RNA sequence: UAAAAAGACCGGGGAGCCGUGAGGCUGAGAGGGCACGCAGGUGCCGACCCGCUGAACCUGAUCCGGGUAAUACCGGCGCAGGGAGAUCUCGGAAUCUCUUA
Repeated sequence: UAAAAAGACCGGGGAGCCGUGAGGCUGAGAGGGCACGCAGGUGCCGACCCGCUGAACCUGAUCCGGGUAAUACCGGCGCAGGGAGAUCUCGGAAUCUCUUA
């Protein structure tokens, strides 16, 4: 000089499939609360995850292969393209310089 990890604040993101229903499946999370709307839905809050060391999430995609009751369920696509911290606190890996032996 100062990394990682952690915290704070700020910001980003998603809401599937099956079932008459109760509910079931995967997952960190699958509409928990409030408001608006005739409805589809939209906005805010909470939870969860993620923030450039970026697979949180989006596009490609009404994609391809496998599997399932069904589904981004699994894998590919993907050293493809996008995508939100140049913050503060704590911390002291590591490096450099000087001195001594």